[in-house]
RNA sequence: GGGCGAAAAGGGCUAACCCGCCGAAAGACGGGGGCGCAAAGCCACGAGUCUAAGGCCGAAGAGGCGAUGAUGGUCGGGCUGCCGCC
Numbered sequence: 001g002g003g004c005g006a007a008a009a010g011g012g013c014u015a016a017c018c019c020g021c022c023g024a025a026a027g028a029c030g031g032g033g034g035c036g037c038a039a040a041g042c043c044a045c046g047a048g049u050c051u052a053a054g055g056c057c058g059a060a061g062a063g064g065c066g067a068u069g070a071u072g073g074u075c076g077g078g079c080u081g082c083c084g085c086c
Stems, first nucleotide, its partner, number of pairs: 002086004012037002017032004022027001035073001041079003045076003048071003055065003
C1' cells in the first nucleotide's frame, strides 16, 4: 500500500418516537432514545427519492408544472479512519 473480516479488544455513530428550535415544506440542528450500522465518518459530482416557497399554467378556482431546497441510514463515485488476518 492492497484485499478480506468484524470473532476478540478499545470504542464510535444513532433509526423510529418524544421535547425544544429553525424552515413554506421536505428536512436540518440540540437534548432524550436505540432500529440498526465495519465506514450509518466527511463530500451534493452523477442518478434516484422527497418537498414545492417565490415563479409559470389554469377562470383570479380546483389543480398541474417546477429545485435554486432536502436526502450521505437510497445507490454510484471521491477523500479519510480503529482493530485483526493474508